Overview
This is a predicted structure of a 353-nucleotide RNA (Bacterial RNase P class A) from an Alcanivoracaceae bacterium.
RNA sequence: UUGGCCAACCAGACAGCCGCUGGUAGCGUUGCUACGAGAGGAAAGUCCGGGCUCCAAAGAGCAGAGUGCCAGGUAACGCCUGGGCGCUGCGUUAGCGAUGAUGCAGUGACGGCUAGUGCCACAGAAAACAAACCGCCUUGCUUGCAAGGUAAGGGUGAAAAGGUGCGGUAAGAGCGCACCGCGUUCUAGGUAACUAGAAUGGCAAGGUAAACCCCACUCGGAGCAAGACCAAAUAGGAAUCCAACGGUGCUGCUCGUACUGGAUUCGGGUAGGUCGCUUGAGGUGCUUGGCGACAAGCAUCCUAGAUGAAUGGCUGUCCACGACAGAACCCGGCUUAUCGGUUGGCUAUAUUU
Numbered sequence: 001u002u003g004g005c006c007a008a009c010c011a012g013a014c015a016g017c018c019g020c021u022g023g024u025a026g027c028g029u030u031g032c033u034a035c036g037a038g039a040g041g042a043a044a045g046u047c048c049g050g051g052c053u054c055c056a057a058a059g060a061g062c063a064g065a066g067u068g069c070c071a072g073g074u075a076a077c078g079c080c081u082g083g084g085c086g087c088u089g090c091g092u093u094a095g096c097g098a099u100g101a102u103g104c105a106g107u108g109a110c111g112g113c114u115a116g117u118g119c120c121a122c123a124g125a126a127a128a129c130a131a132a133c134c135g136c137c138u139u140g141c142u143u144g145c146a147a148g149g150u151a152a153g154g155g156u157g158a159a160a161a162g163g164u165g166c167g168g169u170a171a172g173a174g175c176g177c178a179c180c181g182c183g184u185u186c187u188a189g190g191u192a193a194c195u196a197g198a199a200u201g202g203c204a205a206g207g208u209a210a211a212c213c214c215c216a217c218u219c220g221g222a223g224c225a226a227g228a229c230c231a232a233a234u235a236g237g238a239a240u241c242c243a244a245c246g247g248u249g250c251u252g253c254u255c256g257u258a259c260u261g262g263a264u265u266c267g268g269g270u271a272g273g274u275c276g277c278u279u280g281a282g283g284u285g286c287u288u289g290g291c292g293a294c295a296a297g298c299a300u301c302c303u304a305g306a307u308g309a310a311u312g313g314c315u316g317u318c319c320a321c322g323a324c325a326g327a328a329c330c331c332g333g334c335u336u337a338u339c340g341g342u343u344g345g346c347u348a349u350a351u352u353u
Stems, first nucleotide, its partner, number of pairs: 002348009012318007020038002023035005040324001044335002047333005052223004059255004064219005069083005084110001085108010111214002116212002118208003133154002135150007162180006181203001182201008227275004237266006246260005282301008319322001
């Protein structure tokens, strides 16, 4: 210099005129005046977690559901931070080889298959109490057959009796040796996941749990159309069934507990208003602690509350020429959509010093 990756911020700006909605203050109060405020980084999806309200004055068990490496953060989480291990790709490097070391990037639905039960189609000789199709070797003879041995080579397959190398053998095989792997025991480091080393043993135990299942931890339900209050109107309606050893409520079931009536059908009235409704697990700045997520302290600020649904229109200038896109109780996450701009970090290549 060029490329790649990650993160943060912005999301057209300024000025003028007219218009809309809430708040504060005043007044001459069906309104007017002044001041100040008025959609997002995802407001989206409704996928998680909560705050809040009610069931309700509170529970236990079963069923059911969720999560799944370790340690932290948080109100909490399936989220975030750091660490560990595995896999994939690129580069460098040690080794005969299997394989290992290291840097960067990406990624993990990351507890258990030696508790049990299933499944692994087809192909293939054989798919787990698993093995002989081709081939190789030995012997016999009727010269292409038979018997025996073998599982190193080939074939089938997603996967085939640990792997590589050397020796050995009739030919082969952990048959033996070295290394890698695996099992057992011990030592050291680490909070831990785990890492490293030593000794020992030729050593079998296939895969699959977003299969049933086992293990550990966690979990009441419904939801602002929750819920509370006010006003008004009607028919203090009718019929049928069950009924205190009953009925109803507490997601399903059982216990328990609260209350004392419930269920079904027909018919009638109302659809109005106020609250909930925005001061918060809040924002911003600085300091301290921490690798970090974040925490504490001090200071400072108030930044939408509509209800058939408010923030729009016109003119001028500027340039990044404007994408995805509109709050409806609130907040913390995740996921999806997306035009561009600015800044920072990491890394690869090339060049220069």
It matches the Rfam family "Bacterial RNase P class A". By type it is a ribozyme.